[in-house]
RNA sequence: GGAGUCUUAGCUCAGUGGCAGAGCGUCUGGUUGUUAACCAGAGGGUCGCAGGUUCGAAUCCUGCAGGCUUCG
Repeated sequence: GGAGUCUUAGCUCAGUGGCAGAGCGUCUGGUUGUUAACCAGAGGGUCGCAGGUUCGAAUCCUGCAGGCUUCG
């Protein structure tokens, strides 16, 4: 340098064109003599960045950045 793949909540990941989600973690409350466990609730997101297509984009296309794999 070429090709492929990935980038979504603090962490691990789902979501393949129509309201951005789950588990764990965090916080609050309930339960308990206390903790843990359990139950209920809350908070947390410029969906890597920029452009394009579309009535509508996390999703499709292009470029860029970063990670991984591979070829030379």

A computed fold for a 72-nucleotide RNA from Levilactobacillus suantsaii, annotated as transfer RNA. It matches the Rfam family "tRNA". About the family: Transfer RNA (tRNA) molecules are approximately 80 nucleotides in length. Gene Ontology term of the family: triplet codon-amino acid adaptor activity. The coordinates come from a structure-prediction model, not an experiment, and the mean pLDDT is 82.